[in-house]
RNA sequence: CUUAUCCAGAAAGACUGAGGGAAUGGCCCUGUGAUGUCUUAGCAACCUGUAUCAGCUUUGGUUGAUAAAAGGUGCUAAUUCCUGCUCCGGCAUAAGGAGAAAGAUAAG
Numbered sequence: 001c002u003u004a005u006c007c008a009g010a011a012a013g014a015c016u017g018a019g020g021g022a023a024u025g026g027c028c029c030u031g032u033g034a035u036g037u038c039u040u041a042g043c044a045a046c047c048u049g050u051a052u053c054a055g056c057u058u059u060g061g062u063u064g065a066u067a068a069a070a071g072g073u074g075c076u077a078a079u080u081c082c083u084g085c086u087c088c089g090g091c092a093u094a095a096g097g098a099g100a101a102a103g104a105u106a107a108g
Stems, first nucleotide, its partner, number of pairs: 001108006011040005019029003025082002041076003046072003050067007080102001085099004
């Protein structure tokens, strides 16, 4: 940089010891222990591999669906916590709705 996904799901312990939730504004979490590291457990099914079925096939494979969860990642407060920009909406700088941007993760 490209593509896909982001209203589901899943936490205990040890050590540490004050911040954390990306940025703005909010609203939350937090000495009944933030953060970080480690251990164990779990969630999920993006990639690899596996099994079954189906399509195609140059019979080597390949594509799709489903299952499972062995391996590579990821994740385990709150919808990506909400919001920020544009549009719709409307008396409105309100509610509500849509789409971007940004971010996160995976694969390339």